[in-house]
């Protein structure tokens, strides 16, 4: 000097995850506005459940009660389901044998360009608790979270790189 990390402000991107009100609360403020934080109400968008029809439909184990049909309880199961694009697949290893690592594809899914051809990326987690097919009426939820460019600041912070 530059990058990183911080602070502001701006401008895209994934996702329903926006935007009005109302009260609290901090900050700038004389003070109004203003802005973020917490708690509501509502719009809008988003999910779940939930009838006739219509589709599916053989769970096991132990104990009780029972004439039979069967019924209660507790355990087990690769039960079973839901958000989301995130599914399957083969190969190698470890195997804790429901499975975990890795590479490779893959169904789908994003993003720029776009007449064509292309081009960059993602392909993941989480959640219910033995329970829920669709489903009018009605009930309920959720409105988060994360990434990228640019522009000023070098006050703080450590750390890394190259010069003198």
């Nucleotide at each position: 000097u530059c990058g990183u990390u911080c602070g502001a402000c701006u401008u895209g991107c994934c996702g329903a995850g926006u935007c009005g009100c109302c009260g609290g609360u901090g900050c700038c403020c004389c003070g109004a506005u203003g802005c973020g934080c917490c708690g509501g109400c509502g719009a809008g968008c988003g999910g779940g459940g939930g009838a006739c029809c219509c589709a599916c439909u053989c769970a096991c184990c132990g104990g009780c009660c029972a004439u039979c049909c069967g019924g209660c309880c507790g355990g087990u199961a690769c039960g079973g389901g839901g958000c989301g694009a995130a599914u399957c697949c083969g190969c190698g290893g470890c195997u804790g044998c429901u499975g975990c690592c890795g590479c490779g594809g893959u169904a789908g899914c994003g993003c720029c360009a776009u007449c064509c051809c292309g081009g960059c990326g993602c392909g993941a987690g989480c959640c219910c608790g033995u329970c829920a097919g669709c489903u009018c009426a009605c009930c309920c939820c959720g409105u988060a979270g994360g990434c990228g460019g640019a522009c000023c600041g070098c006050a703080a912070a450590c750390c890394g790189a190259g010069g003198a």
The RNA shown here (c-di-AMP riboswitch aptamer (ydaO/yuaA leader)) has 164 nucleotides and comes from a Solirubrobacteraceae bacterium. It was read from a public genome assembly, where an Rfam model found it. The prediction has a mean pLDDT of 75.